[in-house]
Bacterial RNase P class A from Erythrobacter sp. UBA3075, 415 nucleotides, folded computationally.
Of the family's consensus pairs, 95% are formed in the model.
NCBI's taxonomy places the organism under Bacteria, Pseudomonadati, Pseudomonadota, Alphaproteobacteria, Erythrobacter.
It matches the Rfam family "Bacterial RNase P class A". About the family: Ribonuclease P (RNase P) is a ubiquitous endoribonuclease, found in archaea, bacteria and eukarya as well as chloroplasts and mitochondria.
Model confidence (mean pLDDT): 78 of 100.
RNA sequence: CCGGGGGGCUGGGCAGCCGCGAUUUCGCAAGAAUUCGAGGAAAGUCCGGGCUCCAUGAAACAAGGGUGGCGGGUAACGCCCGCCGGGUGAAGGCUUUCGGGCCAAAGCUCAGGGAAAGUGCCACAGAGAGUAUACCGCCGAUGGAGGGAAACCUCACAGGCAAGGGUGAAAGGGUGCGGCAAGAGCGCACCGGGGGGCUGGCAACAGUCUCCGUCAUGGCAAACCCCACCCGGAGCAAGACCGCAUAGGGGUCUCGCGCCUAUUCAUAGGCAGGAGUGUUUCGCUCCGAGAGACCCGGGUUGGUCGCUGGAGCGCGGGAGCAAUCCCCCGCCUAGAUGAAUGGCUGCCCCCGCAGCGCUGAUGUGUUUGCAUAUCGGUUGCGGGACAGAACCCGGCUUACAGGCCCCCCGGCAUU
Numbered sequence: 001c002c003g004g005g006g007g008g009c010u011g012g013g014c015a016g017c018c019g020c021g022a023u024u025u026c027g028c029a030a031g032a033a034u035u036c037g038a039g040g041a042a043a044g045u046c047c048g049g050g051c052u053c054c055a056u057g058a059a060a061c062a063a064g065g066g067u068g069g070c071g072g073g074u075a076a077c078g079c080c081c082g083c084c085g086g087g088u089g090a091a092g093g094c095u096u097u098c099g100g101g102c103c104a105a106a107g108c109u110c111a112g113g114g115a116a117a118g119u120g121c122c123a124c125a126g127a128g129a130g131u132a133u134a135c136c137g138c139c140g141a142u143g144g145a146g147g148g149a150a151a152c153c154u155c156a157c158a159g160g161c162a163a164g165g166g167u168g169a170a171a172g173g174g175u176g177c178g179g180c181a182a183g184a185g186c187g188c189a190c191c192g193g194g195g196g197g198c199u200g201g202c203a204a205c206a207g208u209c210u211c212c213g214u215c216a217u218g219g220c221a222a223a224c225c226c227c228a229c230c231c232g233g234a235g236c237a238a239g240a241c242c243g244c245a246u247a248g249g250g251g252u253c254u255c256g257c258g259c260c261u262a263u264u265c266a267u268a269g270g271c272a273g274g275a276g277u278g279u280u281u282c283g284c285u286c287c288g289a290g291a292g293a294c295c296c297g298g299g300u301u302g303g304u305c306g307c308u309g310g311a312g313c314g315c316g317g318g319a320g321c322a323a324u325c326c327c328c329c330g331c332c333u334a335g336a337u338g339a340a341u342g343g344c345u346g347c348c349c350c351c352g353c354a355g356c357g358c359u360g361a362u363g364u365g366u367u368u369g370c371a372u373a374u375c376g377g378u379u380g381c382g383g384g385a386c387a388g389a390a391c392c393c394g395g396c397u398u399a400c401a402g403g404c405c406c407c408c409c410g411g412c413a414u415u
Stems, first nucleotide, its partner, number of pairs: 001411010012348007020037003024033003039386001043397002046395005051235004057282005064231005069083005084112001085110004092103004113226002118224002120220003135165002137161003142158002144155004173191006192215001193212008239305004249296007258271006273287004312331003316327004349384006357378009
């Protein structure tokens, strides 16, 4: 310098005037002063939690849901990091009979366990779509028909084939050699597939050696399903408190209302039984005369808290390939409630277009007067992305004008 890729930061700045919300201080109050005041996604509401309330707890089973290569990180996750495998990438390299053949980085991507537990699907086309098949075709050795003196020739009937062609997303491993009448893992070599041993690795896996041609069952599980692991419910409109007000309202239905003891005759205790969970066992609580379901109607709609100090942020050091973790020091950065952070002016910054009047640099030509090209300054015009907290945090996904910076792979040239 060329080609192929990945990531980070920023996304306006300053000043003046006027106008907002919150904390703190002063003030009887009105007010004054100080400090702070939207995001990397605040979006989507797709995951995981903190927190709050409810559920009686434990165990087993069931139903429902989620995840899915291995290992690590994390409060946790469907997230992140590293590694493994498949696909892609095709710049480049090696080679060539110049037709081509082989290898192939960074990166990107994968809903990446199981098809021999079972069920199901593969439309159309095609002969045939999983115990499959003969459309076009190949052979016709053996048997058959015809010709011939015979050798042999012809036919393609019987019979054999699935290698070649066609259909299709996919046709029962692939390439090559042999064999055969013609073929076929029919045989062999290599590749692929399956089993086993050894070596390396925590492992997924990789390498290597060996055996198998019964190597009989292709693809789809983001089809049902099987396997492994995980999972209470609801949600800040959660919830707590204060205040105000009403109707302690009316109706229907289902199940049940049993026994014993003491006494102050109504209460206390106990049993049977019932309720509380999808089922069962154990335990606990309540009822023991009540429990539950449905319908109609009335009141309240106000205030305070929750509400911001956190799985927080930043500098430095250490461990680790990394994600991340540990230590020291420092910092406090919105809490609104119909919902605040805005409006105007000037200058600067960035981008684009125009102009060639003037001007600087560089290059080219050159008659050394100058001409021309590119970039910059001056001038004018236009533009400056996506987009607004509402309990909080960790992720994922989606949107984003422009500017700056860094890294990885390969090649070329120079030193």